About this RNA: RNAcentral holds the sequence, with entries from Rfam. This is a predicted structure of a 73-nucleotide RNA (transfer RNA) from Microcaecilia unicolor. Taxonomically the source falls in Microcaecilia (Eukaryota, Opisthokonta, Bilateria, Euteleostomi). It matches the Rfam family "tRNA".

RNA sequence: UGCCGAGUGGCCUAGUGGUUAGGGCACUGGUCUUGCAAUCCAGAGGUGGUGGGUUCAAAUCCCACUGCUGCUU
Numbered sequence: 001u002g003c004c005g006a007g008u009g010g011c012c013u014a015g016u017g018g019u020u021a022g023g024g025c026a027c028u029g030g031u032c033u034u035g036c037a038a039u040c041c042a043g044a045g046g047u048g049g050u051g052g053g054u055u056c057a058a059a060u061c062c063c064a065c066u067g068c069u070g071c072u073u
Base pairs, nucleotide, nucleotide: 002071003070005068007066010025011024012023013022018056027043028042029041030040049065050064051063052062053061
């Protein structure tokens, strides 16, 4: 310098144009226990890396930028 991949709650991850953005762990409250843990029930926490575009409609398609992994010069 060029190419590839990925960026989604605190962490991991699904979703390939229209459903309230789903699940696991963690967290909070309750249940249970002499107490703790485990179990079970409930809850909070996202606007999708940033900006723009296409579309009636974008996490999803396109462009730019940004940091990261790998390869190349």